[in-house]
Description: Model confidence (mean pLDDT): 84 of 100. The RNA shown here (transfer RNA) has 75 nucleotides and comes from a Candidatus Woesearchaeota archaeon. The source organism's lineage runs through Archaea, Nanobdellati and Candidatus Woesearchaeota.

């Protein structure tokens, strides 16, 4: 230098492929029950410009481009 996969919540990931109203999970966080206390268990509840930037579209996490970061293979 080429190709591929990734990037969404405090971490793990799922939705993208076939665009559609307030983007979910599961751990962990907090409140609150629960225990003599803690733990397990049970209820409730806060947390996202979906890596950046453009573009198409009535409408983008999903689709096209550029870039960035991170992993793999080739030369």
């Nucleotide at each position: 230098g080429c190709g591929c996969c990734g990037u969404u919540a405090g971490c793990u990931c799922a939705g993208c492929c076939u665009g559609g109203a307030u983007a979910g999970a599961g751990c962990g966080g907090u409140g609150g029950g629960g225990u003599c206390c803690u733990a397990a268990c049970c209820c409730a509840u806060a947390g996202g410009c979906c890596g950046g930037g453009g573009g198409u579209u009535c409408a983008a996490a999903u689709c096209c481009u550029c870039c960035a970061c991170g992993g793999c293979g080739c030369g």
Its Rfam family is "tRNA". Its family is annotated with triplet codon-amino acid adaptor activity in the Gene Ontology.